[in-house]
RNA sequence: CGAGAGCUCUAGGCGCUCGCUCGGGCUUCGGCCCGGGAGGAAAGUCCGGGCUCCACAGGGCAGGAUGCCGGGUAACGCCCGGUGAGGGAAACCUCGAGGAAAGUGCCACAGAAAAGUGAACCGCCUGAACCGACUCAACGUCGCUUCAGGUAAGGGUGAAACGGUGGAGUAAGAGCCCACCGCGUGGCCGGUAACGGUCACGGCACGGUAAACCCCAUCCGGAGCAAGGCCACGUAGAGAGGCGUUCGAGGGCUGCCCGCCCGAGCCUCUGGGUAGGCCGCACGAGGCGCGCAGCAAUGCGCGUCCCAGAGGAAUGACCGCCACGCUGCCAAGGCGACGAAGCAGCGAACAGAACCCGGCUUAUUGAGCCUCGAGCU
RNA sequence: GGUGGGGUAGCCAAGUGGUCAGGCAAUGGUUUGCAAAACCAUUAUACGCGAGUUCGAAUCUCGUCCCCACCUCCA
Numbered sequence: 001c002g003a004g005a006g007c008u009c010u011a012g013g014c015g016c017u018c019g020c021u022c023g024g025g026c027u028u029c030g031g032c033c034c035g036g037g038a039g040g041a042a043a044g045u046c047c048g049g050g051c052u053c054c055a056c057a058g059g060g061c062a063g064g065a066u067g068c069c070g071g072g073u074a075a076c077g078c079c080c081g082g083u084g085a086g087g088g089a090a091a092c093c094u095c096g097a098g099g100a101a102a103g104u105g106c107c108a109c110a111g112a113a114a115a116g117u118g119a120a121c122c123g124c125c126u127g128a129a130c131c132g133a134c135u136c137a138a139c140g141u142c143g144c145u146u147c148a149g150g151u152a153a154g155g156g157u158g159a160a161a162c163g164g165u166g167g168a169g170u171a172a173g174a175g176c177c178c179a180c181c182g183c184g185u186g187g188c189c190g191g192u193a194a195c196g197g198u199c200a201c202g203g204c205a206c207g208g209u210a211a212a213c214c215c216c217a218u219c220c221g222g223a224g225c226a227a228g229g230c231c232a233c234g235u236a237g238a239g240a241g242g243c244g245u246u247c248g249a250g251g252g253c254u255g256c257c258c259g260c261c262c263g264a265g266c267c268u269c270u271g272g273g274u275a276g277g278c279c280g281c282a283c284g285a286g287g288c289g290c291g292c293a294g295c296a297a298u299g300c301g302c303g304u305c306c307c308a309g310a311g312g313a314a315u316g317a318c319c320g321c322c323a324c325g326c327u328g329c330c331a332a333g334g335c336g337a338c339g340a341a342g343c344a345g346c347g348a349a350c351a352g353a354a355c356c357c358g359g360c361u362u363a364u365u366g367a368g369c370c371u372c373g374a375g376c377u
Numbered sequence: 378g379g380u381g382g383g384g385u386a387g388c389c390a391a392g393u394g395g396u397c398a399g400g401c402a403a404u405g406g407u408u409u410g411c412a413a414a415a416c417c418a419u420u421a422u423a424c425g426c427g428a429g430u431u432c433g434a435a436u437c438u439c440g441u442c443c444c445c446a447c448c449u450c451c452a
Base pairs, nucleotide, nucleotide: 001373002372003371004370006369007368008367009366012322013321014320015319017317018316020037021036022035023034024033025032026031039350043361044360046359047358048357049356050355051224052223053222054221058258059257060256061255063220064219065218066217067216068082069081070080071079072078083097084095085094086093087092098215099214103213104212105209106208107207121155122154123151124150125149126148127147128146129145131143132142133141134140163181164180165179166178167177183202184201185200186199187198188197189196190195228279229278230277231276238270239269240268241267242266243265250262251261252260272451273450286305287304288303289302290301291300292299293298324347325346326345327344328343329342333338378448379447380446381445382444383443384442387401388400389399395432403419404418405417406416407415425441426440427439428438429437
């Protein structure tokens, strides 16, 4: 310099002037003073939890989610470590990685056949018949055709063809037999386990698909801060229809059933009023530093800090200096590529809290470490 | 802020693993004095985008973009 890969950090600082918003204080009610004021994703709302209400939430079916093993956690579909499979030259990456020998379904077109105790299109082999040739003749030999049978070696079809390669064997063939590989079963050894190694046996019985139904294991009650609670203002606390009051409507925001609780009102339509305030709501699985345990995720202990709370919704703008990155010029130096300092120009993204956290995903600026290759010293 | 639904041609719209129906529209022709309607024929343009599963994806899964609807209080 080029190509690539993962992890971590960063997202500017200071000053002047003018503003915005929240809290506290003062006020001559005009304002003034002090302090705080976005993010790594605040985003998508894809998962998980806190919190709130429903009966602190019960049973069954249904439904949904997850899916190698071990660990972490409040919890997770997240994270860490490992195993196996696959990819890469490497750094490293990917895996939706339970079950297809419980069952069912599907496998278009092509092909004989797409999985059934199942399959013969061409080919190969055996036998029979007819015809022809050898031939003058034949029960012999060869060939064509047809029929009966054997055969999964070879061809062909397809994404996929009923273990693979080699040998032995045979009329031709075939796990029919043998060796190795693969598969399955069992034992032993290592490992917490997934799994790995090794030995013996079996001899094809087991095609693919579960991001098809399904089976197995584990987990899940529902709704969401417009949850929910309080106060104020206001009126037509109205009208019509339907259902119901113990033979019980309706509600308990999941589809159904059971059980339990509340229960005299409820539902739909038409119409009216109010578009106000407070709480929830900012101390939290919180930030920072150190130590200990652990490979790590993470946990424990000590110290220290208080750090946004708006409500059409604040967190900004201009200028100057500094820092950062890129480009160009360039002194000393150097054979040269180059080149500290300096000067000039340009650039700085994605985006923006709305109850709060832990993740994932997506958008995006710059830097460092890492791998491979090439060149120079 | 929260919760649901959807995206297939210029427009509407079926299709839920095997070359994407149909209608309107468009173009050409017949008819007509010229048009409309009707009839006949025709081509082109489609599964929002990117990955994955599968032999094969509009369809199944994940991510992403866009669009639509509903949810305040008296109650």